């Protein structure tokens, strides 16, 4: 140096699902209630799988607790770039 895992920055992409009904205000597409819905924050469950096999880890599947459902803004799993730490392997 260079490759390789993990963390955490910054940056670019990034979907799904009522312009639904009512009531409030008509200064706003804000707030409340209802009934439909989505899943890619979080979260919970089952598993294939794996593991040090008594037991535990384990999805993008499923569940919607929670979030979410015009634009916009937020928020976003994952994924590319860049650097910053601590390893590992030559």
């Nucleotide at each position: 140096c260079a490759c390789u895992c993990g963390a955490c920055u910054g940056c670019g992409g990034g979907a799904g699902a009522g312009a639904c009904c009512g009531g409030c205000c008509c200064a706003g597409c804000g707030c409340c209630g209802g009934c439909g819905c989505c899943g890619a924050a979080g979260g919970a469950g089952c598993a294939a799988c794996c593991g040090c096999c008594c037991c535990g880890g384990a999805a993008a599947c499923u569940c919607u607790c929670a979030g979410g459902c015009a634009u916009c803004a937020g928020g976003g799993a994952c994924c590319g770039c860049a650097g910053u730490c601590a390893g590992g392997u030559c």
The RNA shown here (Glycine riboswitch aptamer) has 90 nucleotides and comes from Devosia elaeis.
Taxonomically the source falls in Devosia (Bacteria, Pseudomonadati, Pseudomonadota, Hyphomicrobiales).
Its Rfam family is "Glycine riboswitch aptamer". Rfam's curators write: This family represents the bacterial glycine riboswitch. Gene Ontology term of the family: glycine biosynthetic process.
The model forms 91% of the base pairs in the Rfam consensus.
Its mean pLDDT, the model's own confidence on a scale to 100, is 75.